Predicted 3D model of a 74-nucleotide RNA (transfer RNA) from Candidatus Peregrinibacteria bacterium GW2011_GWF2_43_17. The source organism's lineage runs through Bacteria, Bacteria candidate phyla and Candidatus Peregrinibacteriota.
RNA sequence: CGGGGUGUAGCGCAGUUGGCUAGCGCGCGGCGUUCGGGACGCCGAGGUCGCAGGUUCGAGUCCUGUCACCCCGA
Numbered sequence: 001c002g003g004g005g006u007g008u009a010g011c012g013c014a015g016u017u018g019g020c021u022a023g024c025g026c027g028c029g030g031c032g033u034u035c036g037g038g039a040c041g042c043c044g045a046g047g048u049c050g051c052a053g054g055u056u057c058g059a060g061u062c063c064u065g066u067c068a069c070c071c072c073g074a
Base pairs, nucleotide, nucleotide: 001073002072003071004070005069006068007067010026011025012024013023019057028044029043030042031041032040050066051065052064053063054062
């Protein structure tokens, strides 16, 4: 320098053919249970979907640029 992959909540991940409110597990907070804790049950908080722009009535999803990391090639 060229090509490919990944980037979504604190962590690990899903998200179909673009569609109505962005989800799951763990973790975190509250409550219940317990003498207390753990486990279990119920409820809840937490996200500018890496960043910037474009297309569209509508973008996590499509397009362009860019950043970080990983792999391959030179």